[in-house]
RNA sequence: AUUCUUCAGGGUCGGGUUAAUUUCCCAACCGGCGGUUAUAGUCCGCGAGCUAACGCUGAACUGGUGUGAUUCCAGUACCGACAGUAAAGUCUGGAUGUGAGAAGAUU
Numbered sequence: 001a002u003u004c005u006u007c008a009g010g011g012u013c014g015g016g017u018u019a020a021u022u023u024c025c026c027a028a029c030c031g032g033c034g035g036u037u038a039u040a041g042u043c044c045g046c047g048a049g050c051u052a053a054c055g056c057u058g059a060a061c062u063g064g065u066g067u068g069a070u071u072c073c074a075g076u077a078c079c080g081a082c083a084g085u086a087a088a089g090u091c092u093g094g095a096u097g098u099g100a101g102a103a104g105a106u107u
Base pairs, nucleotide, nucleotide: 001107003105004104005103006102007101012027014026015025016024028090029089030080031079032046033045034044035043041078042077049056050055060076061075062074063073064072082093083092084091
């Protein structure tokens, strides 16, 4: 490099209000893939989502250790598609889908 196989996303405990909310309020919880001197939801890129297409697309600071960390430790913050429904990152649905990629087999 070829062909093929398998895998590839988590989360509302408890309480309040209401005719009605896992959607509001208090509080709780979650974090895809690759890269980066060292481990990343918020650094770079990708996937997912939207678009006829071009393309668009969220969020972090401070202190400490260290050769080296916006990745670790401490503290305090913040972010999260579309459709449905009492207004949803966590419910239901498109989805037995798509897929960055990972592992294995094969020639």